[in-house]
Context: one part of a larger RNA
RNA sequence: CCCUCGUUAAGGAACUAGGCAAAAUAGAUCCGUAACUUCGGGAGAAGGAUCGCCCUGGCCGGUGAAAGGUGUACACCUGGAGCUGGUCGGGGCCGCAGUGAAAUGGCCCUGCCGACUGUUUAACAAAAACACAGGUCUCUGCAAACUCGCAAGAGGAAGUAUAGGGGCUGACGCCUGCCCAGUGCCGGAAGGUUAAGGGGAAGGGUGAGAGCUCUGAACUGAAGCCCCGGUGAACGGCGGCCGUAACUAUAACGGUCCUAAGGUAGCGAAAUUCCUUGUCGGGUAAGUUCCGACCCGCACGAAAGGCGUAACGAGUGGGGCACUGUCUCAACGAGGGACUCG
Numbered sequence: 001c002c003c004u005c006g007u008u009a010a011g012g013a014a015c016u017a018g019g020c021a022a023a024a025u026a027g028a029u030c031c032g033u034a035a036c037u038u039c040g041g042g043a044g045a046a047g048g049a050u051c052g053c054c055c056u057g058g059c060c061g062g063u064g065a066a067a068g069g070u071g072u073a074c075a076c077c078u079g080g081a082g083c084u085g086g087u088c089g090g091g092g093c094c095g096c097a098g099u100g101a102a103a104u105g106g107c108c109c110u111g112c113c114g115a116c117u118g119u120u121u122a123a124c125a126a127a128a129a130c131a132c133a134g135g136u137c138u139c140u141g142c143a144a145a146c147u148c149g150c151a152a153g154a155g156g157a158a159g160u161a162u163a164g165g166g167g168c169u170g171a172c173g174c175c176u177g178c179c180c181a182g183u184g185c186c187g188g189a190a191g192g193u194u195a196a197g198g199g200g201a202a203g204g205g206u207g208a209g210a211g212c213u214c215u216g217a218a219c220u221g222a223a224g225c226c227c228c229g230g231u232g233a234a235c236g237g238c239g240g241c242c243g244u245a246a247c248u249a250u251a252a253c254g255g256u257c258c259u260a261a262g263g264u265a266g267c268g269a270a271a272u273u274c275c276u277u278g279u280c281g282g283g284u285a286a287g288u289u290c291c292g293a294c295c296c297g298c299a300c301g302a303a304a305g306g307c308g309u310a311a312c313g314a315g316u317g318g319g320g321c322a323c324u325g326u327c328u329c330a331a332c333g334a335g336g337g338a339c340u341c342g
Stems, first nucleotide, its partner, number of pairs: 001337008010328002014326001019323001027051005036041001038171001052093012067078004094098001106321007113313002118130002134169007146155003172308004177238003182235002184231005191226003197220002202215005239257005266300001267297001278294005
């Protein structure tokens, strides 16, 4: 010096990306417990008090001896000793300390995300990712749709639309706006276009001819496409410029261009905000983080759901109490290494 431990004056997070690590808390009984809440919870909230040993008393319970009674035997009834579990008192004793060792929650406030219990990258990620009940769209009438297989066949299912497959969303509460022009899907007995096939006008070759052979116009001929509609919890999309109010500023208002339609509610410097450490307020002596507001949303926004939300979380951000060798700043001790000798 390294590893693993122990203790430490005063201070107590000043350490650090961050209280990482450590310390602290801890059991049982009693008291006492807030906001909020889906009335279950939150709760072991928080915060307190007590606890050992000896003597002794009461009460409740377990077991049930002696003795007594009935009885032919077996046995039954009364009886309560002793031992023992618990609980409530009275008196006393000792130590710094009585859950005397060990084992044995730290707590609170406030955001974000995900409702929750679960699942996951075997061996760098456990999460706000996946799943999830619930919601919704769509397909499927049973030899179902769909999946595997060349097929036979099998799964679906020994099920039958309250069933099964697929997509999206993701408890619950309040909700989920506008656009069908493009793309997709669905519907449409008309019309246009459209292949083989049917059809054969007309024509070519050859032949003496019969014929053989080649080409082939009308007309007829599906789905598809065109066309006409519908459809957004289908793929998706949801504007620009200029002016205007008796301080200024701003613009309820007006004009104009474009569009299929120009973003409703709610939320908003956000897990989204570039400018940005935006501005104001709070907390600190001091706060690029945090909380509450504002709205100028570079580039939120409604099932790739929007906004809330009790409970839950080895999730993540901010603050506080307690506690500490994390630190000021290091010291000593123990064991094992390193090192020296052998």